The RNA shown here (transfer RNA) has 73 nucleotides and comes from a Pseudomonadota bacterium.
RNA sequence: GGGCCCUUAGCUCAGCUGGGAGAGCGCCACAAUGGCAUUGUGGAGGUCAGCGGUUCGAUCCCGCUAGGGUCCA
Numbered sequence: 001g002g003g004c005c006c007u008u009a010g011c012u013c014a015g016c017u018g019g020g021a022g023a024g025c026g027c028c029a030c031a032a033u034g035g036c037a038u039u040g041u042g043g044a045g046g047u048c049a050g051c052g053g054u055u056c057g058a059u060c061c062c063g064c065u066a067g068g069g070u071c072c073a
Stems, first nucleotide, its partner, number of pairs: 001072007010025004019056001027043006049065005
């Protein structure tokens, strides 16, 4: 320098054909217990890496940029 893959909640990751943004753990509140632990219920938390484009509509498609991984040179 070039090819390919990844980037979604604090962490680990789903979201597969474009229309509802989600799970587990963690965090907060409440209940059960004398208390802790634990269990249950509810809740908060997201510019979907950034910018632009296509589209009625983009986490998803296209381009560029940034970071990471891998292969080739």
Rfam family: tRNA. It is annotated as a transfer RNA.